[in-house]
RNA sequence: GUUCUGAUAGCUCAGUCGGGAGAGCACCAUCUUGACAGGGUGGGGGUCGGCGGUUCGAGCCCGUCUCAGAACA
Repeated sequence: GUUCUGAUAGCUCAGUCGGGAGAGCACCAUCUUGACAGGGUGGGGGUCGGCGGUUCGAGCCCGUCUCAGAACA
């Protein structure tokens, strides 16, 4: 330099055929206990990497850039 893959909550990751943004862990409150741990219930937390485009509508499709990884050179 070229090609490919990935970037979604604090962390690890789903997200189907373009229409409701989610799970586990963590965090907060509460119940349970003499107390802790564990468990139950509820809750908070998101610029879906940036910009632009297509579309009635984009996490998803298209272009470009940034970052990470892989292959080739």
Record summary
This is a predicted structure of a 73-nucleotide RNA (transfer RNA) from Paenibacillus profundus. Rfam family: tRNA. About the family: Transfer RNA (tRNA) molecules are approximately 80 nucleotides in length. Taxonomically the source falls in Paenibacillus (Bacteria, Bacillati, Caryophanales, Paenibacillaceae). The sequence was found in a public genome assembly.